[in-house]
Context: one part of a larger RNA
Molecule: small-subunit ribosomal RNA, 3' major domain
Organism: uncultured organism
RNA sequence: UGACGGGGGCCCGCACAAGCGGUGGAGCAUGUGGUUUAAUUCGACGCAACGCGUAGAACCUUACCAGGGCUCGAACGGCAGCUUACAGGGGGUGAAAGUCCCUGCCCGCAAGGGGUGCUGCCGAGGUGCUGCAUGGCUGUCGUCAGCUCGUGUCGUGAGAUGUUGGGUUAAGUCCCGCAACGAGCGCAACCCCUACCUUUAGUUGCCAGCGCGUCAUGGCGGGGACUCUAGAGGGACUGCCCCGGGUAACGGGGAGGAAGGUGGGGAUGACGUCAAGUCAUCAUGGCCCUUACGUCCUGGGCUACACACGUGCUACAAUGGCAGAGACAGAGCGAGGCAAACCCGCAAGGGCCAGCAAACCGCACAAACUCUGCCCCAGUUCAGAUCGGAGUCUGCAACUCGACUCCGUGAAGAUGGAAUCGCUAGUAAUCGCAGAUCAGAAUGCUGCGGUGAAUCCGUUCCCGGGCCUUGUACA
Numbered sequence: 001u002g003a004c005g006g007g008g009g010c011c012c013g014c015a016c017a018a019g020c021g022g023u024g025g026a027g028c029a030u031g032u033g034g035u036u037u038a039a040u041u042c043g044a045c046g047c048a049a050c051g052c053g054u055a056g057a058a059c060c061u062u063a064c065c066a067g068g069g070c071u072c073g074a075a076c077g078g079c080a081g082c083u084u085a086c087a088g089g090g091g092g093u094g095a096a097a098g099u100c101c102c103u104g105c106c107c108g109c110a111a112g113g114g115g116u117g118c119u120g121c122c123g124a125g126g127u128g129c130u131g132c133a134u135g136g137c138u139g140u141c142g143u144c145a146g147c148u149c150g151u152g153u154c155g156u157g158a159g160a161u162g163u164u165g166g167g168u169u170a171a172g173u174c175c176c177g178c179a180a181c182g183a184g185c186g187c188a189a190c191c192c193c194u195a196c197c198u199u200u201a202g203u204u205g206c207c208a209g210c211g212c213g214u215c216a217u218g219g220c221g222g223g224g225a226c227u228c229u230a231g232a233g234g235g236a237c238u239g240c241c242c243c244g245g246g247u248a249a250c251g252g253g254g255a256g257g258a259a260g261g262u263g264g265g266g267a268u269g270a271c272g273u274c275a276a277g278u279c280a281u282c283a284u285g286g287c288c289c290u291u292a293c294g295u296c297c298u299g300g301g302c303u304a305c306a307c308a309c310g311u312g313c314u315a316c317a318a319u320g321g322c323a324g325a326g327a328c329a330g331a332g333c334g335a336g337g338c339a340a341a342c343c344c345g346c347a348a349g350g351g352c353c354a355g356c357a358a359a360c361c362g363c364a365c366a367a368a369c370u371c372u373g374c375c376c377c378a379g380u381u382c383a384g385a386u387c388g389g390a391g392u393c394u395g396c397a398a399c400u401c402g403a404c405u406c407c408g409u410g411a412a413g414a415u416g417g418a419a420u421c422g423c424u425a426g427u428a429a430u431c432g433c434a435g436a437u438c439a440g441a442a443u444g445c446u447g448c449g450g451u452g453a454a455u456c457c458g459u460u461c462c463c464g465g466g467c468c469u470u471g472u473a474c475a
Base pairs, nucleotide, nucleotide: 001475002474003472004471005470007469008468009467010466011465012464013463015459016458019423020422021421022420023419026314027313028312029311030310031309032308033307034305035304042053043052064300065299066298067297068296069295070294076123077122078121079120080119081118082117088103089102090101091100092099093098105114106113107112125289126288128287129286130285134283135282136278137277138276139274141272146185147184148183149182150181151180152161153160154159165176166175167174191266192265193264194263196234197233198232199231200230201229202228206223207222210221211220212219237260240254241253242252243251244250316416320375321374322373323372324371325370326369332363333362334361337356338355342351343350344349382413387408388407389406390405391404392403393402429451430450431449432448433447434446435445
């Protein structure tokens, strides 16, 4: 100087408390351990591994296994020699890959050249090892308020001071003081979205007034008022008033205001820590393989199953279930695409095509909700696992191993022990919708809106953190 303490002081954070909903029990989905296996490819392991890499394993992917092949090789560069071939077409063999046979170049008078193939050589190739040799990227402490430097001063020195102190703040934020005076990286602001207003613009959006038309609809003429769209601006700064405070910073209350003291959200992550993670995104040193640890193909596996754990979905019902009727979003996506209406089918879906590169057309009926009726507390008109049968769709192909539909079947489950998680407001809870990936395949993920709470006395305690101080035989 740090680190540590079941030392002290001060102070934060859904850290506790207060409250709401869960997990832990059940069934299923998914990841992991274990076990099994020819293989169940590999990585990730407290927080910070475990719906993680994977935003999508039937083949492919694929890195694994078995078998069948190739060896200048699946792709590429260079040199030399040879060459008619290569692609394409036909045939044999084969599960395919491959292999064998037949046929098949261009320019030029020619020499020759181009292209291709074959042979040889130098490079190839490796998701083989080392993340404890590395770059890059990332997680985490932590959006925490810290981390440093120049000069000066102090100290033999390590170093200190500044950065400590008194207040204050979300903040090393600001004020005051002070052997310090300044500065940098962080904080904040500048950026984006959202909440209010003005203005510009008015189609594909809108329709108040006028007119036309319809069973009806901004359908039409027209209009820019309104909503909205998307550009530009305004607006919030403790600016105003009162009180406290030191005439400070600042704090409390109030007015006005759409919004008030950082309005809400996002992007943004200092010096560093964990030899944290990644050699399997990529790059790369070293080591290793070279008729194989490279490469092609068929099939299998990554989907196994006595078990154990994590993360989820669906429930256990009456604030509910079922049937009928009625209402209201936002954000997206669409040409190898989205597909209306109509017809067929109980349905998944099929047929046929209108329209739409989309504020125009479509996906697309949002659902919870409201109204009416039934169920009457039961393993039930709860719940839907499992299994049988019949189908649809995608795709070369759904046996291993897809999703969906219909009929039948109807399991466990009666609110879940010890323990444990999330959340402070348009939040939790709850309801549906869309998108990426994608031929097909979400209960995951990323977004979007609808309905919409309870509680916060307080900081003693648990966890993490910041500043000062103290002890130390630790570095």